This record gives sequence, C1' cells and structure tokens, in this order.
RNA sequence: GAAUAAAAGUGAAUAUGGAGUCGUAUAUAUCCGGGAAUAUGGCCUGGACGUUUCUACCGGAACACCUUAAAUGUUCUGACUACGCAUGAAAAGUGUUUGCCG
Repeated sequence: GAAUAAAAGUGAAUAUGGAGUCGUAUAUAUCCGGGAAUAUGGCCUGGACGUUUCUACCGGAACACCUUAAAUGUUCUGACUACGCAUGAAAAGUGUUUGCCG
C1' cells in the first nucleotide's frame, strides 16, 4: 500500500412463532402369552400385526352375557400423535438474506 474483514449494535425483507377448522393415517381395531377379579366382578402386564408414519392403541356410560367358571360382547361418546392445504389478530423471541456502523 492492497485485499479480506469478525464480535457486538442498528434498520429492512422474509420465514417461523398461538388457537382452531378441514383432509389423510387407524378401524383408539385384530391376534396371542402370563397374571388377576367374579353378578358390589369383568382388570394388569408382555408381544405380534395394522399406517407411503413417529407415537398411541385406552377412559366413561348404557344394555347384554357369564349361576361361580374362564371368557367377555354390542352400542354411544371422548381424544392423542404424524403429515398436508387454506385461513391466520397483536407482540416478544428465533432462523435466513441484506444495508449501515465496525
């Protein structure tokens, strides 16, 4: 002398950011092992399977059924989770790009 030029700060743009609707998945379904209760009862636990799919796979009510045994059934109702489109008030925050300063 040239080139490069961070951190912090500041402005702009953009995305995200709350709740909810709708759609898809799954029918909160199906099959089995072990344990438990018994008409004031009907549950606990483990596994498989199901989803272009992570997680979850149960609760309550009503009716029925089981004459004391090992097995529940039907109906109604309630979500959670994943992904997608659109809508989407205000603000903080966060990410990206960029201007200024440095």
Molecule: Purine riboswitch aptamer
Organism: Sporosarcina pasteurii